This is a predicted structure of a 106-nucleotide RNA (Glycine riboswitch aptamer) from an uncultured Acetobacteraceae bacterium.
It was read from a public genome assembly, where an Rfam model found it.

[in-house]
RNA sequence: UGAUCCCGUGCGGGAGAGAGCGUCGAUCCCCGUGCGCGGGCGUCGCCGCCGCCGAAGGCGCAACCGGCCCCCGGAAACGCUCAGGCCCAUGAACCGCGCGGGGGAG
Numbered sequence: 001u002g003a004u005c006c007c008g009u010g011c012g013g014g015a016g017a018g019a020g021c022g023u024c025g026a027u028c029c030c031c032g033u034g035c036g037c038g039g040g041c042g043u044c045g046c047c048g049c050c051g052c053c054g055a056a057g058g059c060g061c062a063a064c065c066g067g068c069c070c071c072c073g074g075a076a077a078c079g080c081u082c083a084g085g086c087c088c089a090u091g092a093a094c095c096g097c098g099c100g101g102g103g104g105a106g
Stems, first nucleotide, its partner, number of pairs: 001106001005102009018050001020049003024045004029040004051086003057082001058080003064074004
């Protein structure tokens, strides 16, 4: 001087699956009103039910890798679906670029 790599961070890209049904509450608009409220539509929130997704996280008796090898360790974008999610948004494994830190092959 300084690569692969690791951590953090900024930007960009980034899939899947019901705007499902129902109670309650809130709210916009419309109608009626005896002005107390009632009805209709939409949206949001909590809860319940059914169906579904997998790419935060988590787990696996696990493809694969390693070792002192019939045991042990690591472990996926595979599997599970606890969590999370199923209009948009947010989030999102992973990829690219930049910045900061670690490290130190050459």
Record summary: Rfam family: Glycine riboswitch aptamer. The family is grouped with related families in Rfam's "Glycine riboswitch clan".